[in-house]
């Protein structure tokens, strides 16, 4: 230099033939306990990496950029 993959909650990851963004863990509260842990129930948490485009509607499609990983040179 070029090609490919990835980027979503504090962390690990889903969701994708375009139609309300979810789970586990963590955190907080309550119950239980002499107390803690465990367990049960509930709760909090997101401008879906950035900028544009297409569309009635974009996490999803298109273009560019950024970061990381890998292949080729």
């Nucleotide at each position: 230099g070029u090609c490919g993959c990835a980027a979503u909650a504090g962390c690990u990851c889903a969701a994708c033939g375009g139609g309300c963004a979810g789970a586990g863990c963590a955190c907080c509260g309550u119950a239980c306990u002499c107390g803690u842990a465990a367990u049960a129930c509930g709760g909090c948490g997101g401008u879906u990496g950035c900028u544009g485009g297409u569309u009635c509607g974009a996490u999803u499609c298109c273009a560019g950029c950024u970061u990381g990983c890998g292949g080729c040179u």